[in-house]
RNA sequence: GCGCUCGUGGCGCAAUUGGAUAGCGCAUUUGAUUCCGAUUCAAAAGGUUGCAGGUUCAAGUCCUGUCGAGCGCG
Numbered sequence: 001g002c003g004c005u006c007g008u009g010g011c012g013c014a015a016u017u018g019g020a021u022a023g024c025g026c027a028u029u030u031g032a033u034u035c036c037g038a039u040u041c042a043a044a045a046g047g048u049u050g051c052a053g054g055u056u057c058a059a060g061u062c063c064u065g066u067c068g069a070g071c072g073c074g
Base pairs, nucleotide, nucleotide: 001073002072003071004070005069006068007067010026011025012024013023019057028044029043030042031041032040050066051065052064053063054062
C1' cells in the first nucleotide's frame, strides 16, 4: 500500500428482508425487606448506534468518505 471483518449506555451483548418508543444481562442510584449488612423484590437514570455526508416515506441495518481495532496479502 491492497483486501476482509468489526465499532450500539460504564462493561458484555441483541436488534429477522430497511419498518415497533433501539432492547437484555452485569454494574450504578433510589425505595422495600433486615437490628445492620448480604440475598431477594420494585423502580429510576444512563445511547446523537465511532465520525461526516448520501439514498429512502422510513437507516443500527443500504451507499460514499474518514477514524480506530483485529486478521490476511504484498
This is a predicted structure of a 74-nucleotide RNA (transfer RNA) from an Erysipelotrichaceae bacterium. The coordinates come from a structure-prediction model, not an experiment, and the mean pLDDT is 81. Taxonomically the source falls in Erysipelotrichaceae (Bacteria, Bacillati, Bacillota, Erysipelotrichales). Its Rfam family is "tRNA". Rfam links the family to the GO term triplet codon-amino acid adaptor activity. Rfam classes the family as a transfer RNA. It was read from a public genome assembly.